[in-house]
Molecule: RNase P RNA; transfer RNA
Organism: Rhodospirillaceae bacterium
RNA sequence: CCAGAUGGCCGGGCGGCCGCCCCUUCGGGGGAGGAAAGUCCGGGCUCCACGGAAGCAAGGUGCCGGGUAACGCCCGGCGGGGGCGACCCCAGGGAAAGUGCCACAGAAAACAAACCGCCAGGCCACCUUGGUGCCCUGGUAAGGGUGAAAAGGUGCGGUAAGAGCGCACCGCGCGGGCGGUAACGUCGGCGGCAGGGCAAACCCCACCUGGAGCAAGACCAAAUAGGGACGGCCGUCCAGGGAGUUCGCUCCGCUGGAAGAUGCGUUUCCGCAUCGUCGUCCGGGUCGGUCGCGUGAGGUGCGCAGCAAUGUGCAUCCCAGAGGAAUGGCCGUCACUUGGCGGUACCCUUCACGGGGUAUGCGCGAGGACAGAACCCGGCUUACAGGCCAUCUGGCGCU
RNA sequence: CGGGGCGUAGCUCAGCCUGGUAGAGCGCUUGCUUCGGGAGCAAGAGGCCGGAGGUUCGAAUCCUCUCGCCCCGACCA
Numbered sequence: 001c002c003a004g005a006u007g008g009c010c011g012g013g014c015g016g017c018c019g020c021c022c023c024u025u026c027g028g029g030g031g032a033g034g035a036a037a038g039u040c041c042g043g044g045c046u047c048c049a050c051g052g053a054a055g056c057a058a059g060g061u062g063c064c065g066g067g068u069a070a071c072g073c074c075c076g077g078c079g080g081g082g083g084c085g086a087c088c089c090c091a092g093g094g095a096a097a098g099u100g101c102c103a104c105a106g107a108a109a110a111c112a113a114a115c116c117g118c119c120a121g122g123c124c125a126c127c128u129u130g131g132u133g134c135c136c137u138g139g140u141a142a143g144g145g146u147g148a149a150a151a152g153g154u155g156c157g158g159u160a161a162g163a164g165c166g167c168a169c170c171g172c173g174c175g176g177g178c179g180g181u182a183a184c185g186u187c188g189g190c191g192g193c194a195g196g197g198c199a200a201a202c203c204c205c206a207c208c209u210g211g212a213g214c215a216a217g218a219c220c221a222a223a224u225a226g227g228g229a230c231g232g233c234c235g236u237c238c239a240g241g242g243a244g245u246u247c248g249c250u251c252c253g254c255u256g257g258a259a260g261a262u263g264c265g266u267u268u269c270c271g272c273a274u275c276g277u278c279g280u281c282c283g284g285g286u287c288g289g290u291c292g293c294g295u296g297a298g299g300u301g302c303g304c305a306g307c308a309a310u311g312u313g314c315a316u317c318c319c320a321g322a323g324g325a326a327u328g329g330c331c332g333u334c335a336c337u338u339g340g341c342g343g344u345a346c347c348c349u350u351c352a353c354g355g356g357g358u359a360u361g362c363g364c365g366a367g368g369a370c371a372g373a374a375c376c377c378g379g380c381u382u383a384c385a386g387g388c389c390a391u392c393u394g395g396c397g398c399u
Numbered sequence: 400c401g402g403g404g405c406g407u408a409g410c411u412c413a414g415c416c417u418g419g420u421a422g423a424g425c426g427c428u429u430g431c432u433u434c435g436g437g438a439g440c441a442a443g444a445g446g447c448c449g450g451a452g453g454u455u456c457g458a459a460u461c462c463u464c465u466c467g468c469c470c471c472g473a474c475c476a
Base pairs, nucleotide, nucleotide: 001395002394003393004392005391006390007389008388009387010386012334013333014332015331016330017329018328020031021030022029023028033370037381038380040379041378042377043376044375045213046212047211048210058209059208060207061206062205063077064076065075066074067073078092079090080089081088082087093204094203098202099201100198101197102196115144116143117140118139119138120137121136122135124133125132126131127130152170153169154168155167156166157165171193172191173190174189176187177186178185179184217291218290219289220288227282228281229280230279231278232277233276234253236258237257238256239255240254241252242251243250244249260275261274262273263272264271265270298317299316300315301314302313303312304311305310336367337366338365340364341363342362343360344359345358346357347356348355349354400472401471402470403469404468405467406466409425410424411423412422419456427443428442429441430440431439449465450464451463452462453461
C1' cells in the first nucleotide's frame, strides 16, 4: 500500500431571525431515537380467577457451566462444519419405545436384494482334445451400473470365486483408568460389527407457562330520560293481580277494558296520541374532568471483583410526556462528501491551434440517510446517506 | 392494545394439512369454419408460487425473519 476479520462510537457544530409543546415562584427551565419501528420473546404495574401440591390438555424451549428481576437474551467453554488465516456458522436431547415417509431411476430403499459380471457343477454343440459358447442348478455383495442414500472403510492374507472369513490401522459399540464442576477429552482393554436417513413428520424424554391488558384500573361527577322516598293539588266505573289485616275489610294513580276530557287529521262519522301534575331529596357512573404518568432493574465519572456477560462501592445529575398528540423553517459560517464546470500542477499527442489522461477541495455548483415517543423497562429482529477509532489476519514492496 | 386470514398465469381461484409432475375457468395467440364478424371446433403460448435465509437428497408446501393487503375483538349508564 492492497485485500479482509472483529469490536466500539457518531448520526453534523456554532450564531442570528421567525415559530411549536409542557412546567413555572413569571426571572426562567426543559423538549425524540439508535432504532422511538416490527410487536417476536421476557418482566414491572393493574384488575379478574384461584386452599397447597401434583397431574391432564394446549403451547413453548432443548450440548455444558455461568450472568440476570426474567427470558427463546447475553457471556465463557465443548462438539461438528467452513475459511490459507484473523475469524465465522450450527433449532446442537432421543432413530435400540412405537407409527409413518424415502418420488424417479434401479435387480434390490430396510425382518435386504442376484440385472450384468465372477466361480463351481450338470447337459448339449463346435473344434485345434482342453478350451469356447447356449441353457439349467448352486455359490458369491469384491467389480459394473442406478440413486441423495446400497448394510462399516483402506491394505495384506485367505478362497473355486468371494466374504470381518482372519489380521493391522481408522471408524463403531461396551465397560474401565486419568483430567475437567460439566458438556467432553485422552489412554489402554474387550467385542468382528449389531438396526441407513428424516423428529423445522407424528411422537418419547426433561424443563417452563393461570387469564387479560393503561381503552388495565382508581377518584370526582353535568343536562335529559328513567328508578326510589316524602309532601301539596287534582282524580269516574268494572274486572284481574298484589300487600296488610282484629278476617269485617282497607290500601295500591300496578295490568286490562268501558265511558269521558284534551290535542291533531278542515268539519259530522271515523282514526291517531295523551290522561296525573308540581316541588324537595337519594343512588347510578354516561358526556366530561383528575389520577395512573415518570426517581427509574435511571444517566454520567472514578474505583474494586470477574477471562467475560455482569455485580458492587463512592461522588454527582434530574433530563419530553400534554390533546390524536409539540420538538420545526429560513439565512450566515465552519467541518464533511462529490472531479459536474472553471483554475492550477504534471504526463501523452500535435509544426501549431487543439485533444486526451492523472492529481489537487483553490473558486463555483450539488449533496446530507433510516425514521419520529403515547404506561414503563430488559432483549431480539429489521431499516439506515456518510464518517471515525482500536485490535488482528493474508499478500506485495522498502529498511 | 389483542387476535385471525390472504399473497400461485393478465383476472378469479385449486394445490400446502400428509414435501417429489404447478393445475382449472375466463382471457390471449394461431389454424379450421363463414362473404365478413360472433358463436363453435382443434392446437398452443404464458409462472421461477410476495422477498430473504434455513431444515431436507429434494420446499409453492415445513421453520425463522421480512414486505404488502384485508377482517375481527376490546368501550357503549